[in-house]
The prediction has a mean pLDDT of 81. Transfer RNA from a Verrucomicrobiota bacterium, 74 nucleotides, folded computationally.

RNA sequence: AUCGGUGUCGUUCAACGGCAGGACAGCGGUCUCCAAAACCGCAUAUCGAGGUUCAAAUCCUCGCACCGGUGCCA
Numbered sequence: 001a002u003c004g005g006u007g008u009c010g011u012u013c014a015a016c017g018g019c020a021g022g023a024c025a026g027c028g029g030u031c032u033c034c035a036a037a038a039c040c041g042c043a044u045a046u047c048g049a050g051g052u053u054c055a056a057a058u059c060c061u062c063g064c065a066c067c068g069g070u071g072c073c074a
Base pairs, nucleotide, nucleotide: 001070002069003068004067005066006065007064010024011023012022013021018054026042027041028040029039030038047063048062049061050060051059
């Protein structure tokens, strides 16, 4: 340089163009002599800028970051 992939709660993984959710972690509560376990509850996220659409995490364009393939120079 070029081609492909990925980007979502703290972490990890979901979400047919139509309420952004699960698990773990965290916090609070119940229980317990205390703690752990178990159970109940709570908070936190769509990489950026445009576009299409009644409606975008999802489709399109450009950019950024990361991963991989190929190639060039030295």

It matches the Rfam family "tRNA". From the family's description: Transfer RNA (tRNA) molecules are approximately 80 nucleotides in length. The family's RNA type in Rfam is transfer RNA. Rfam links the family to the GO term triplet codon-amino acid adaptor activity.